C1' cells in the first nucleotide's frame, strides 16, 4: 500500500429500508427471619464519526477513525 471482517445501552450480541431489541448487569416492589433462586415493574443507546441517496437510513453509497485477519513491498 491492497483485500476481507468487526465497531449498536455497563458487558455479550441480534436487528439487512418503515423510525432500535434480547440475555446478563443495574433500580424499585413481591416472596424469605435473612440471603440466594423465582415473580412484577422501571431506568439506560438517536447505532464509531462526517457527508450523500430516499417520503423514510443502524440498514444503501462515499470519505474518515479505530480493532482483528490475510496478501504485497522495503529492510
Nucleotide at each position: 500500500g491492497g483485500g476481507c471482517g468487526g465497531g449498536u445501552g455497563g458487558c455479550u450480541c441480534a436487528g439487512c429500508g418503515g423510525u432500535a431489541g434480547a440475555g446478563c448487569a443495574u433500580u424499585u416492589c413481591c416472596u424469605u427471619c435473612a440471603c440466594a433462586c423465582g415473580g412484577a415493574a422501571g431506568a439506560g443507546g438517536u447505532c464509531g464519526c462526517a457527508g450523500g441517496u430516499u417520503c423514510a437510513a443502524a440498514u444503501c453509497c462515499u470519505g474518515u477513525c479505530u480493532c482483528g485477519c490475510c496478501c504485497a513491498c522495503c529492510a
RNAcentral holds the sequence, with entries from MGnify. A computed fold for a 75-nucleotide RNA from a marine sediment metagenome, annotated as transfer RNA.